[in-house]
RNA sequence: GGAGUAGGUUGGGCAGUCGCCGCCGUUUUCGGACGGGGGAGGAAAGUCCGGGCUCCACAGGGCAUGGCGCCAGGUAACGCCUGGGAGGCGCGAGCCUACGGAAAGUGCCACAGAAAAUAUACCGCCUAAGCGCGCAAGCGCCGGUAAGGGUGAAAUGGUGCGGUAAGAGCGCACCGCGUCGGUGGCAACAUCGGCGGCAGGGAAAACCCCGCCAGGAGCAAGACCAAAUAGGGGGACACGCGGUUCACCCCGCACGUGUGGCCCACACGGUUCCCGGGUAGGUUGCUGGAGGUGUACGGUGACGUGCAUCCUAGAGGAAUGACUGUCCUCGACAGAACCCGGCUUAUAGACUUACUCCCUCU
Numbered sequence: 001g002g003a004g005u006a007g008g009u010u011g012g013g014c015a016g017u018c019g020c021c022g023c024c025g026u027u028u029u030c031g032g033a034c035g036g037g038g039g040a041g042g043a044a045a046g047u048c049c050g051g052g053c054u055c056c057a058c059a060g061g062g063c064a065u066g067g068c069g070c071c072a073g074g075u076a077a078c079g080c081c082u083g084g085g086a087g088g089c090g091c092g093a094g095c096c097u098a099c100g101g102a103a104a105g106u107g108c109c110a111c112a113g114a115a116a117a118u119a120u121a122c123c124g125c126c127u128a129a130g131c132g133c134g135c136a137a138g139c140g141c142c143g144g145u146a147a148g149g150g151u152g153a154a155a156u157g158g159u160g161c162g163g164u165a166a167g168a169g170c171g172c173a174c175c176g177c178g179u180c181g182g183u184g185g186c187a188a189c190a191u192c193g194g195c196g197g198c199a200g201g202g203a204a205a206a207c208c209c210c211g212c213c214a215g216g217a218g219c220a221a222g223a224c225c226a227a228a229u230a231g232g233g234g235g236a237c238a239c240g241c242g243g244u245u246c247a248c249c250c251c252g253c254a255c256g257u258g259u260g261g262c263c264c265a266c267a268c269g270g271u272u273c274c275c276g277g278g279u280a281g282g283u284u285g286c287u288g289g290a291g292g293u294g295u296a297c298g299g300u301g302a303c304g305u306g307c308a309u310c311c312u313a314g315a316g317g318a319a320u321g322a323c324u325g326u327c328c329u330c331g332a333c334a335g336a337a338c339c340c341g342g343c344u345u346a347u348a349g350a351c352u353u354a355c356u357c358c359c360u361c362u
Base pairs, nucleotide, nucleotide: 001358002357003356004355005354006353007352008351009350010349012327013326014325015324016323017322018321020039021038023036024035025034026033027032041333045344046343048342049341050340051339052338053218054217055216056215065214066213067212068211069210070084071083072082073081074080085099086097087096088095089094100209101208105207106206108202109201122149123148124145125144126143130141131140132139133138157175158174159173160172161171162170176198177196178195179194180193181192182191183190184189222284223283224282225281232275233274234273235272236271237270240253241252242251243250255269256268257267258266259265291310292309293308294307295306296305297304298303328331
């Protein structure tokens, strides 16, 4: 100097004018006026996880359903984070991984291929043993085999030596696999030794099995105050006739009102007071919190503890804007709606820390 890897910070500055939403103070003729101070983000986004909070449900336990899935730790909790293990990628810094079980069971594996999972044999290889023919070489039959070729994404352990008619874990060594034990580690796991020729295709992002977790709904949750109209309950008073009754209630008739042009029919039934539910509307929930910053200590770290210090939007059709001047590197993605911890996605540029590789010079 170049190329990278892993993080962190920032996300136009300054000044003025006019507005918008809360808060505080003063004043007021209660309408307001004046002054002061505050007012979006790292993702406020997607609403994908996990909690707080609220209401409903709930003895305990189980089933179903859904989610998670190497080990240990952190945390209020998590599917998040930290550290470690294993596998894969990169020269490296470093990065990626749905990473339990396929010898519990059921099902699936296109095309090609003999065969896709109780195995089997297309081209090959072999002719030792047995049979037939032939003088013989040899040919045929009965057979053996899976080393080689071929198909496929995948073919029943791999390499080598021995062995054999040719072959084959048939035998042996190493690797792999299984199993038993030792050592190290909290563990995942690593490593060493013995034993077993070897059981075993893939896929669990097919059903399933194992382990763990989960009651439901959500601030339009929920709480309080509470008109008008209609309806519910109760008290008092009033009420034509009859039945019943001491009486009330009840039943029938009459009467009135409404629907309707009218009859029939149907529905309703006075006055006043009180009570409770509930709608509109209003208030609240509502922002001081698993909070931020600094520092000390513990821890590899995530994080935890102590001390000091700070207060930093809270609307309810929903504020956070517009204009002007000036400067620069000319400014990306994007706008809170109960709160918090994560993940994911979007993001012009600038600054910064640690580390890796290559080249050159000294």
Molecule: Bacterial RNase P class A
Organism: Gammaproteobacteria bacterium